This is a predicted structure of a 132-nucleotide RNA (c-di-AMP riboswitch aptamer (ydaO/yuaA leader)) from uncultured Quadrisphaera sp.
Rfam family: c-di-AMP riboswitch aptamer (ydaO/yuaA leader). About the family: This family represents a conserved RNA structure found upstream of the ydaO and yuaA genes in Bacillus subtilis and related genes in other bacteria.
NCBI's taxonomy places the organism under Bacteria, Actinomycetota, Actinomycetes, Kineosporiales, Quadrisphaera.
Its mean pLDDT, the model's own confidence on a scale to 100, is 80.

């Protein structure tokens, strides 16, 4: 000065910054919609479908970050998808990539009121075309 991302932008004093602002995320009614019981380890019990604490091949969230097949299977390959970059804005074309990681602790559809929380990390790209 650009890029990813929700992660920006102001306030006093050079610098910072906050219970605030923008943006971002989750739980939470009635209507719907779904249907029972509903995991393991400790400890405690009034012995119940209890409490409390710890787990994670059940469920779940946050992201684009997932299905599916196959293999010599802590991966790896194919196909389907799904994401970013090519320096106003937008759309093709064509190129190079990613397709992780983390939380939650048996548990949460949707959801207005209303409640809680994030606001960090990590990177250095410049090929063509046409309207606006």
């Nucleotide at each position: 000065c650009g890029c990813u991302c929700a992660c920006c932008a102001c306030a006093g004093c050079g610098g910072c910054a906050g219970a605030g602002g923008a943006c971002g995320g989750g739980g939470g009614a009635c209507c719907c919609a779904c249907g029972a019981c509903c995991g393991g380890g400790c400890g405690c019990u009034u012995c119940g479908c209890g409490c409390g604490u710890c787990c994670u091949c059940g469920g779940g969230g946050u992201g684009a970050a997932g299905c599916u097949c196959g293999c010599g299977c802590a991966g790896c390959g194919a196909g389907c998808c799904g994401g970013g970059u090519g320096a106003c804005c937008u759309u093709c074309c064509c190129a190079c990539c990613c397709g992780a990681a983390c939380c939650c602790g048996a548990c949460a559809g949707c959801u207005a009121a209303c409640c809680c929380c994030g606001c960090a990390g990590g990177c250095g790209u410049c090929g063509g075309a046409g309207a606006g």